[in-house]
RNA sequence: GGCCUUAUCGUCUAAUGGUUAGGACACCAGGUUUUCAACCUGAUAAUCGGAGUUCGAUUCUCCGUAGGGCUA
Numbered sequence: 001g002g003c004c005u006u007a008u009c010g011u012c013u014a015a016u017g018g019u020u021a022g023g024a025c026a027c028c029a030g031g032u033u034u035u036c037a038a039c040c041u042g043a044u045a046a047u048c049g050g051a052g053u054u055c056g057a058u059u060c061u062c063c064g065u066a067g068g069g070c071u072a
Base pairs, nucleotide, nucleotide: 001071002070003069004068005067006066007065010025011024012023013022018055028042029041030040031039048064049063050062051061052060
């Protein structure tokens, strides 16, 4: 250099073009407890950037950024 692939809450991980973008752990608040732990309930929190296609894009296309792999 060429080709392939990945990017979603703090972390891990789902999501047939129509989802309130879900779940687990963590954090926070409340309940329970003499206190802590455990348990229960609740809240907050995310689609790598830009453009395009579409009535509608996390999803499809293109470019870029970053990581990984193969090859010369």
Predicted 3D model of a 72-nucleotide RNA (transfer RNA) from a Candidatus Falkowiibacteriota bacterium. Rfam family: tRNA. The family's RNA type in Rfam is transfer RNA. NCBI's taxonomy places the organism under Bacteria, Bacteria candidate phyla, Candidatus Falkowiibacteriota.